Record summary
Archaeal signal recognition particle RNA from an Archaeoglobi archaeon, 313 nucleotides, folded computationally. The gene name in the source record is ffs. The RNAcentral record of the sequence draws on ENA. Rfam family: Archaeal signal recognition particle RNA. Rfam links the family to the GO terms SRP-dependent cotranslational protein targeting to membrane, signal sequence recognition and signal recognition particle, plasma membrane targeting. Rfam classes the family as a non-coding RNA gene. On this family, see Batey et al., Science 2000: "Crystal structure of the ribonucleoprotein core of the signal recognition particle". The prediction has a mean pLDDT of 78. Taxonomically the source falls in Archaeoglobi (Archaea, Methanobacteriati, Methanobacteriota).
[in-house]
RNA sequence: UGGUGGGCUAGGCUGGGGGAUUCGGCGUCCCCUGUAACCCGAAACCGUCGAUAUGCGGGAGCCGAAGCCGAGGGAAGGUCCGCAUGCCCGCAGUUGCUGGGCAACGCGUUUCCGUAGAGUCCUCGUCCUGGAGGGUCGGCGGUUACGGCGGGCUUCUUGGAGGAGGGGUUCGCCGUAUUCGUCGGAGGCACCGGCUGAGGCCCGGAAGGGAGCAAGCCUACUCCGAACGACCGGCGCUUCUGGGGGUACGGGGAGGAGGAGCGCAUUGCCCAGGACUGCGGAAACAGCGGAUCGACCCGAGGCGCGCCCACCA
Numbered sequence: 001u002g003g004u005g006g007g008c009u010a011g012g013c014u015g016g017g018g019g020a021u022u023c024g025g026c027g028u029c030c031c032c033u034g035u036a037a038c039c040c041g042a043a044a045c046c047g048u049c050g051a052u053a054u055g056c057g058g059g060a061g062c063c064g065a066a067g068c069c070g071a072g073g074g075a076a077g078g079u080c081c082g083c084a085u086g087c088c089c090g091c092a093g094u095u096g097c098u099g100g101g102c103a104a105c106g107c108g109u110u111u112c113c114g115u116a117g118a119g120u121c122c123u124c125g126u127c128c129u130g131g132a133g134g135g136u137c138g139g140c141g142g143u144u145a146c147g148g149c150g151g152g153c154u155u156c157u158u159g160g161a162g163g164a165g166g167g168g169u170u171c172g173c174c175g176u177a178u179u180c181g182u183c184g185g186a187g188g189c190a191c192c193g194g195c196u197g198a199g200g201c202c203c204g205g206a207a208g209g210g211a212g213c214a215a216g217c218c219u220a221c222u223c224c225g226a227a228c229g230a231c232c233g234g235c236g237c238u239u240c241u242g243g244g245g246g247u248a249c250g251g252g253g254a255g256g257a258g259g260a261g262c263g264c265a266u267u268g269c270c271c272a273g274g275a276c277u278g279c280g281g282a283a284a285c286a287g288c289g290g291a292u293c294g295a296c297c298c299g300a301g302g303c304g305c306g307c308c309c310a311c312c313a
Stems, first nucleotide, its partner, number of pairs: 001313008011063004015033005023050005038059004067303003072298003077293007085286002088281008097273008106264005112259002120254007127244008135235005140229002144177015182226006193218004201210003
């Protein structure tokens, strides 16, 4: 000095990148990519830093003088910009390419209609709306005045009682007139509605008078029915009449031979869709181009390659 083995130290490795966020770096978040290859704790109104920023706090493993940096080249992928080929949107056009509708013409067809009268034309009705009259149904309604008679209430006068006479008011009945405002039936106020009112009761010397139960009749009142109508309303009704609407059905008339449905073909028109063309728009996605960053791979070059022990030459 070189080699082999062992030990040690400096050192190295245990990932890197893009997006988002931020004034900016890194981390927690999302994505891409690599390795044989780390663990724990906190962290988006956040954690930690400042171009010496490429995390903070705490641990572990491996390699070990091993390695580290690295111009440049290749490269998955990310981001940004542009273009406008596809996709998408709008407008216009072309095209029976597809479907549907309508019309014309032709052909075929029918248990169809048609000389017992087709298509067509005229007219009336059915429909809508107004006017006049009737009908019908329903609602509503029960007059007013005067006179006479009788009663209730109240009041005045009078008599020895029962009573008698007058005024006011109100109700009922009858009559006359009037009104559409009448008629019939049923019920019907225990006492405080009317008339009649057996018996009994009250007043009275008597004559006579009075109150009045039962009962009967009536009224108020309630209900039903009929008739009536100054009145109100409705109408699958009806007569006459004005206007509108319409050809679906029916009646009548003119006229005299076709009509209707279905199928097929042709032509034309319309609608929708498809295909194609043109113009315009848009830029998320796919596509193309450019810029930039770039995991990973290769890599010029640069830095580093130390100490101790044993053995061999």